[in-house]
This is a predicted structure of a 73-nucleotide RNA (transfer RNA) from a Flavobacteriia bacterium. It matches the Rfam family "tRNA". From the family's description: Transfer RNA (tRNA) molecules are approximately 80 nucleotides in length. The RNAcentral record of the sequence draws on ENA. Its mean pLDDT, the model's own confidence on a scale to 100, is 81.
RNA sequence: AUCGCAUUAGCUCAGUUGGUAGAGCGCAGGACUCUUAAUCCUGCAGUCGUGGGUUCGAGCCCCACAUGCGAUG
Numbered sequence: 001a002u003c004g005c006a007u008u009a010g011c012u013c014a015g016u017u018g019g020u021a022g023a024g025c026g027c028a029g030g031a032c033u034c035u036u037a038a039u040c041c042u043g044c045a046g047u048c049g050u051g052g053g054u055u056c057g058a059g060c061c062c063c064a065c066a067u068g069c070g071a072u073g
Stems, first nucleotide, its partner, number of pairs: 001072007010025004019056001026044006049065005
């Protein structure tokens, strides 16, 4: 320099053919228990990396950029 992959909740990750963004862990409250742990119930949590474009509508399609990893030279 060129090419590819990744970027979504505090963390690890899903998200199908473009149609109202989810799980587990975590955290808070409660139930249970002599207490703790475990278990169960309820709740909390997002500018979907940034900026544009397409579209009635974008996490998803297109472009540029940023960060990380890898490949080629």